[in-house]
RNA sequence: GAUAGAGGUUGCGCAUUUCAUCAGUACUGUUUUGAAGGCUGCAGAACCGUUGAAGGGACAGGAAAGGGGCGUGCGCCGAAAGGAAAAAGAGGCUGCGGCUUUUUUCUUGGGCGUGCAGUUAAGAGCUGUAUGACUGUCAUCGCACGAUGGAGGGCUAUC
Numbered sequence: 001g002a003u004a005g006a007g008g009u010u011g012c013g014c015a016u017u018u019c020a021u022c023a024g025u026a027c028u029g030u031u032u033u034g035a036a037g038g039c040u041g042c043a044g045a046a047c048c049g050u051u052g053a054a055g056g057g058a059c060a061g062g063a064a065a066g067g068g069g070c071g072u073g074c075g076c077c078g079a080a081a082g083g084a085a086a087a088a089g090a091g092g093c094u095g096c097g098g099c100u101u102u103u104u105u106c107u108u109g110g111g112c113g114u115g116c117a118g119u120u121a122a123g124a125g126c127u128g129u130a131u132g133a134c135u136g137u138c139a140u141c142g143c144a145c146g147a148u149g150g151a152g153g154g155c156u157a158u159c
Base pairs, nucleotide, nucleotide: 001159002158003157004156005155008077011076012075013074014073015072016071018069019068027061028060029059030058031057032056033055037048038047041096042095043094044093080108081107082106083105084104085103086102087101088100089099109135110134112132113131114130115129116128117127118126119125137150138149139148140147141146
């Protein structure tokens, strides 16, 4: 240098069937009340509104996306996730932000519990951070199973 592997049956990611949740919510129609605003993540424009806005009540209808569980298939072991910067794309009336993809760079061995923060309909989940034990690996010390420390650009095997 090349090739092949291991960490786990809750390793990582993608797709998909189905189920619950979202939710009797958003929204629509009728009616009543109300009295000047409404419409978006923010700002402007446009539009709607005293021929009655927002909000509240009643009646009749009534979702979806994202996220989640079980299962199935596929790709894998920096698998992947996140931060920063740049570019492109979609939508949108404009701008900023947001969303998706790609590139560069930085951090993280892995999953879990707990606290805090963000996101979310959510005590679920996800993300970040701190912490705790567990676990795999290598090194050192001791010696039969423990202690300490490091990081995946690592570790093991073969050539």
Predicted 3D model of a 159-nucleotide RNA (Lysine riboswitch aptamer) from a mouse gut metagenome. Its mean pLDDT, the model's own confidence on a scale to 100, is 82. Its Rfam family is "Lysine riboswitch aptamer". Rfam describes the family as follows. Riboswitches are metabolite binding domains within certain messenger RNAs that serve as precision sensors for their corresponding targets.